[in-house]
Context: one part of a larger RNA
Molecule: small-subunit ribosomal RNA, 5' domain
Organism: wastewater metagenome
RNA sequence: GGACGAACGCUGGCGGCGUGCCUAACACAUGCAAGUCGAACGAGAAUCUUUGAACAGAUCUUUUCGGAGUGACGUUCAAAGAGGAAAGUGGCGGACGGGCGAGUAACGCGUGAGUAACCUGCCCAUAAGAGGGGGAUAAUCCAUGGAAACGUGGACUAAUACCGCAUAUUGUAGUUAAGUUGCAUGACUUGAUUAUGAAAGAUUUAUCGCUUAUGGAUGGACUCGCGUCAGAUUAGAUAGUUGGUGAGGUAACGGCUCACCAAGUCAACGAUCUGUAGCCGAACUGAGAGGUUGAUCGGCCGCAUUGGGACUGAGACACGGCCCAGACUCCUACGGGAGGCAGCAGUGGGGAAUAUUGCGCAAUGGGGGCAACCCUGACGCAGCAACGCCGCGUGCAGGAAGAAGGUCUUCGGAUUGUAAACUGUUGUCGCAAGGGAAGAAGACAGUGACGGUACCUUGUGAGAAAGUCACGGCUAACUACGUGCCAGCAGCCGCGGUAAUACGUAGGUGACAAGCGUUGUCC
Numbered sequence: 001g002g003a004c005g006a007a008c009g010c011u012g013g014c015g016g017c018g019u020g021c022c023u024a025a026c027a028c029a030u031g032c033a034a035g036u037c038g039a040a041c042g043a044g045a046a047u048c049u050u051u052g053a054a055c056a057g058a059u060c061u062u063u064u065c066g067g068a069g070u071g072a073c074g075u076u077c078a079a080a081g082a083g084g085a086a087a088g089u090g091g092c093g094g095a096c097g098g099g100c101g102a103g104u105a106a107c108g109c110g111u112g113a114g115u116a117a118c119c120u121g122c123c124c125a126u127a128a129g130a131g132g133g134g135g136a137u138a139a140u141c142c143a144u145g146g147a148a149a150c151g152u153g154g155a156c157u158a159a160u161a162c163c164g165c166a167u168a169u170u171g172u173a174g175u176u177a178a179g180u181u182g183c184a185u186g187a188c189u190u191g192a193u194u195a196u197g198a199a200a201g202a203u204u205u206a207u208c209g210c211u212u213a214u215g216g217a218u219g220g221a222c223u224c225g226c227g228u229c230a231g232a233u234u235a236g237a238u239a240g241u242u243g244g245u246g247a248g249g250u251a252a253c254g255g256c257u258c259a260c261c262a263a264g265u266c267a268a269c270g271a272u273c274u275g276u277a278g279c280c281g282a283a284c285u286g287a288g289a290g291g292u293u294g295a296u297c298g299g300c301c302g303c304a305u306u307g308g309g310a311c312u313g314a315g316a317c318a319c320g321g322c323c324c325a326g327a328c329u330c331c332u333a334c335g336g337g338a339g340g341c342a343g344c345a346g347u348g349g350g351g352a353a354u355a356u357u358g359c360g361c362a363a364u365g366g367g368g369g370c371a372a373c374c375c376u377g378a379c380g381c382a383g384c385a386a387c388g389c390c391g392c393g394u395g396c397a398g399g400a401a402g403a404a405g406g407u408c409u410u411c412g413g414a415u416u417g418u419a420a421a422c423u424g425u426u427g428u429c430g431c432a433a434g435g436g437a438a439g440a441a442g443a444c445a446g447u448g449a450c451g452g453u454a455c456c457u458u459g460u461g462a463g464a465a466a467g468u469c470a471c472g473g474c475u476a477a478c479u480a481c482g483u484g485c486c487a488g489c490a491g492c493c494g495c496g497g498u499a500a501u502a503c504g505u506a507g508g509u510g511a512c513a514a515g516c517g518u519u520g521u522c523c
Base pairs, nucleotide, nucleotide: 001523002522003521004520006519007518008517009516010515013392014391015390016389017388018387019385020384021350026348027347028346030345031344032343035092036091037090040089041088047082048081049080050079051078052077053076054075055074060069061068062067099303100302101301108228109227110226111225112224113223114222115221118220119219123216124215125214126213127212128211129210131165133163134162140155141154142153143152144151145150171196172195173194174193175192176191177190178189179188180187181186201208202207229275230274231273236266237265238264241263242262243261244260245259246258247257248256278300279299280298281297282293283292284291285290305326306325307324308323309322328339329338330337331336356382358381359380360379364378365376366375367374368373395425396424397423398422405416406415407414408413429461430460431459432458433457434456435455439450467512468511469510470509471508472493473492474491478507479506480505481504482503488495489494
């Protein structure tokens, strides 16, 4: 000198774009953050319409004034139709998106290869197919247990839920023939044969789905070469340990697991142990080499109160799923239950320190749906903070009686200083009024949170808008007073003990400027 997710002190006008718990992976009140599909299915509340019955009886007609007839608006019940809430079965999605960096020195990450050892829902292409049956079950009703959470028993019912049977382009497993090919274990293609394996419908008749198989795309899994912090005041470490055979298991190779057999394997080119740490693209600095960092943005990994486990599923050993154990908090009728903000806001706590319990799905993107649409604290915006970068302003021109005041003075004056006053002028900006977007895309129409915002026009007003640090040398900028080795300053040298340009105050001056200075860290 540069840089910062900064903090502190003094000060503070505006706008644009960014950034904002680095500490306690501490504990969390409250609200929201993952739903959707009625074009899979049964059942169906509120409400509305029509019809009928009962009750009640306005009005009108008539009357011998007792009554008789007419029967509107209502109330209740029943039936039919519309309606479609909230639950339930079923499908897809809750494995993405969002957060955090505790752990991890590791094939975790980066980079380059390999899989002839693998999987892949939705999507695309191609080929073939969907025949015929069955038994349940939730919802619901009845009974019943419990304070609750939640159950238990009986009866009824549907499906794209579940289960047999048939069929098999082809798949899988086996036997077999021929061909092609690889570094190897081997792989591929074609044919024959045996065994085995599918399906689901909905509908507005446009379509959307279902099954099998092959290929693709996308996403993932595994293996290997190289690279990846410090310590030897850590020198030996290792029994599933190293290898083999066989078996199990997996999508798949493999001590991954197990039985048996052998005794290996790693290490001074640093094993093991200990400490520290998410890694990278990148960022900062530097002429570069290098050094340091890993906030925001992007990629990968790991985690979700702590530890363990599996279930479902194409995909999880699953942040807002399940089970068990621990700690903690809450409810309880004491028998038993409920919970998990390292999602967005917000609270307490910790801390030098870090924001709103905001608006909207209009855009982009995601999930569901044929769609309409619904959901989306992703996202788009707004709010707060000079936290950072950038831009603009606080006027401009004229103006000497060099005013007053202040300060210094050799008392003559000097300086503040064209500075002010005063005159003219402009309108960034402020205020007010009027107009007013783009962002919105598909054939038309409709659709804007931001926002009456940006911007434009007019009017008006110099009116609201300058500080901070320094002035002994390094280092640009000096005098007076006070103090008297005191009070104090200080980055280094050092200053202060009665004339202090070094302390404090004032005037002046210098530097930077909506900032300035200090502290911390890195180069």